[in-house]
Two RNAs folded together computationally: RNase P RNA and transfer RNA, 433 nucleotides in total. Rfam match: Bacterial RNase P class A. The family's RNA type in Rfam is ribozyme.
RNA sequence: CAAGCCAACCGGACGGUCGCGCCCCGCACGUCGGGGUGAGGAAAGUCCGCGCUCCCCAGAGCACGGUGCUGGCUAACCGCCAGGCGAGGUGACUCGACGGCAGAGUGCCACAGAGAGGCGUAGUGCCUCCGCAAGGAGGCGAGGGUGAAACGGUGGCGUAAGAGGUCCACCAGCGCGGCUGGUAACAGGCGCGGCUAGGCAAACCCCACCGGGAGCAAGGCCAAGCAGAAGCGAGGGGCUGCUCGCCCCGUUAUCAGCUUCGGGUAGGCUGCUUGAGGCGUCGGGUAACUGGCGUCCUAGAGAGAUGAUCGUCGGCCUGCUUUGCAGGUCACAGAACGCGGCUUACAGGUUGACUUGAGCU
RNA sequence: GCGGGUGUAGUUCAGUGGAAGAACGUCUGCUUGCCAUGCAGAAGGUCGCGAGUUCGAAUCUCGCCACCCGCU
Numbered sequence: 001c002a003a004g005c006c007a008a009c010c011g012g013a014c015g016g017u018c019g020c021g022c023c024c025c026g027c028a029c030g031u032c033g034g035g036g037u038g039a040g041g042a043a044a045g046u047c048c049g050c051g052c053u054c055c056c057c058a059g060a061g062c063a064c065g066g067u068g069c070u071g072g073c074u075a076a077c078c079g080c081c082a083g084g085c086g087a088g089g090u091g092a093c094u095c096g097a098c099g100g101c102a103g104a105g106u107g108c109c110a111c112a113g114a115g116a117g118g119c120g121u122a123g124u125g126c127c128u129c130c131g132c133a134a135g136g137a138g139g140c141g142a143g144g145g146u147g148a149a150a151c152g153g154u155g156g157c158g159u160a161a162g163a164g165g166u167c168c169a170c171c172a173g174c175g176c177g178g179c180u181g182g183u184a185a186c187a188g189g190c191g192c193g194g195c196u197a198g199g200c201a202a203a204c205c206c207c208a209c210c211g212g213g214a215g216c217a218a219g220g221c222c223a224a225g226c227a228g229a230a231g232c233g234a235g236g237g238g239c240u241g242c243u244c245g246c247c248c249c250g251u252u253a254u255c256a257g258c259u260u261c262g263g264g265u266a267g268g269c270u271g272c273u274u275g276a277g278g279c280g281u282c283g284g285g286u287a288a289c290u291g292g293c294g295u296c297c298u299a300g301a302g303a304g305a306u307g308a309u310c311g312u313c314g315g316c317c318u319g320c321u322u323u324g325c326a327g328g329u330c331a332c333a334g335a336a337c338g339c340g341g342c343u344u345a346c347a348g349g350u351u352g353a354c355u356u357g358a359g360c361u
Numbered sequence: 362g363c364g365g366g367u368g369u370a371g372u373u374c375a376g377u378g379g380a381a382g383a384a385c386g387u388c389u390g391c392u393u394g395c396c397a398u399g400c401a402g403a404a405g406g407u408c409g410c411g412a413g414u415u416c417g418a419a420u421c422u423c424g425c426c427a428c429c430c431g432c433u
Base pairs, nucleotide, nucleotide: 001357002356003355004354006352007351008350009349010348012313013312014311015310016309017308018307020038021037022036023035024034025033026032027030040332044343045342047341048340049339050338051337052215053214054213055212059244060243061242062241064211065210066209067208068207069083070082071081072080073079084098085096086095087094088093099206100205105204106203107200108199109198124143125140126139127138128137129136130135152171153170154169155168156167157165172196173195174193175192176191177190179188180187181186219270220269221268222267228261229260230259231258232257233255235249236248237247238246277296278295279294280293281292282291283290284289314330315329316328317327318326319325320324362432363431364430365429366428367427368426371385372384373383374382379416387403388402389401390400391399409425410424411423412422413421
């Protein structure tokens, strides 16, 4: 210098004018004046998890759903960090639903192929025998062929031809036993066993762990207003499915509850933003994270504010009379109880590590 | 704001691991003097989009997109 890889961050700046929501102050109380404050890294999707609120406590079993290498972090997690294993890349690094070697069971594997899960098979082929020949009988599972996938591989021995053929050497995988390192996942040796066993669990299933339901339109308080009628009814509800248990309302009615018709309301306050909070610093830890101290307060509407315009500068694009002018343009998007994550969208730019290649000293 | 559901031919729908179908519609031919009807045939599909699992995906899983319904 070029190409790349990872992480963090910014995402127009300043000023004038007009306008909007909320809060505070003032008075001459008005369609008033002044001051302060006012979107994001994703506020989005609502995909996970939690706080908070109500359902008495949040119960048992089954069912159902979720998660799934190991250790840690956390309020919790389908999250994060570190490690292991596997895959990709020259590399920095990235990706992985990664439990049950599918050796508990069931199921599926189309077409092709002899054969697709059975210790099973023979179309081509190899060998022996019979036969003049065509062909027939028997042996074989190595070669060819089919397929996504064909039951270890290579070389020998052996044989009529052959074959892991409980024959040999080496290699690969698996199981069992034990050793070393590691908290563990796992890794590396050793010995034994010819054990060679296909794939699919994002098919059922098995194992381990987790899960009560609803959601701020949750819930609480106040004010205002109204008119009941008919029918069903002994059970109804908390509680998605079943059983048990517990609790609430009701049980011959001045009746729980349900259905239909009719009537009233269309208001206010609260929950509401100070919180698992931000920043700085000193410790612990490889890290995620966490402890102490200091400091800061940073939107709270309720049909829903945060906008428009002008000037200067900055970035980008286009054009030209080319080093400056002119014109255009400024990413994605926009709070509604809060928080931790994930995912998705995003013009352009900044910074810091690292890798590979080339050149120079 | 919250909860639930659906995307397959022009339209309405089947298909739930193994080469995407039906009805109506469209087009062509026959029938008719012409049209309709009838008969025969043909065309028409990124299975909403993108990844993954699998030998193989409309189907299973994940993420997006669009549309529909309900709750004061």

The coordinates come from a structure-prediction model, not an experiment, and the mean pLDDT is 77.